[in-house]
């Protein structure tokens, strides 16, 4: 020197990572325009009863705050992890064959 394989190189997919959202979890949240209960008082009724319902209490929306994990979803030379396609000018690597 030939001839091929791979790796750098670019790209599709995937999957991890990181970063942001969102739902999940807790807490907090409605004088009255949410809901349960409904002390007192109010209405009604001859009475028994009943009728509406403030406050308080309990529970919840909309919201607002906490962290971690988890689960959706966007993104990114994070990775050079897996797989495919693309390139042969260039490096760098096996394998194989020729001559000196």
């Nucleotide at each position: 020197g030939g001839u091929u394989g791979g790796g750098u190189c670019u790209u599709g997919c995937g999957c991890a990572a990181u970063g942001g959202a969102g739902a999940c979890u807790c807490a907090u949240g409605a004088a009255c325009c949410c809901c349960g209960c409904c002390a007192g008082g109010u209405c009604u009724g001859g009475a028994a009863g009943g009728a509406a319902g403030c406050a308080a209490c309990g529970g919840u929306a909309a919201g607002u705050g906490a962290c971690a994990a988890u689960c959706u979803u966007c993104a990114u030379g994070u990775g050079c992890c897996g797989u495919g396609a693309g390139g042969g000018u260039g490096c760098c690597u096996g394998a194989u064959u020729u001559g000196c």
A computed fold for a 100-nucleotide RNA from Dendrosporobacter sp. 1207_IL3150, annotated as Bacterial small signal recognition particle RNA. The prediction has a mean pLDDT of 77. Rfam family: Bacterial small signal recognition particle RNA. About the family: The signal recognition particle (SRP) is a universally conserved ribonucleoprotein involved in the co-translational targeting of proteins to membranes. The family is grouped with related families in Rfam's "SRP clan". A source record names the gene ffs. The RNAcentral record of the sequence draws on ENA.